A computed fold for an 81-nucleotide RNA from Jannaschia pohangensis, annotated as Glycine riboswitch aptamer. NCBI's taxonomy places the organism under Bacteria, Pseudomonadati, Rhodobacterales, Roseobacteraceae, Jannaschia. Of the family's consensus pairs, 91% are formed in the model.
RNA sequence: GCGACACGGGAGACUCUGCCGGAUGGGCAGGGCCGAAGGAGCAACCGCCCCGGUAAACUCUCAGGCAAACGGACCUGUCGC
Numbered sequence: 001g002c003g004a005c006a007c008g009g010g011a012g013a014c015u016c017u018g019c020c021g022g023a024u025g026g027g028c029a030g031g032g033c034c035g036a037a038g039g040a041g042c043a044a045c046c047g048c049c050c051c052g053g054u055a056a057a058c059u060c061u062c063a064g065g066c067a068a069a070c071g072g073a074c075c076u077g078u079c080g081c
Stems, first nucleotide, its partner, number of pairs: 001081006008075002014031001016030005032066003038062001039060003045053003
């Protein structure tokens, strides 16, 4: 450095409005919002200097998400290579 494990820690943002339904849940539509799956973009720097290579927790919000659950970058511990 890479992978697996633990079921360990782990944030943000409308359980808004209307309709359907017996109904908290759920579905559809409308707009509003979040950034920490993934994805994309750029600097310095470097090069063979036209151009190209190249980073993020920054930026975008395509995707994902906005009660709980799931998920979750990152962190800790253990094991293997």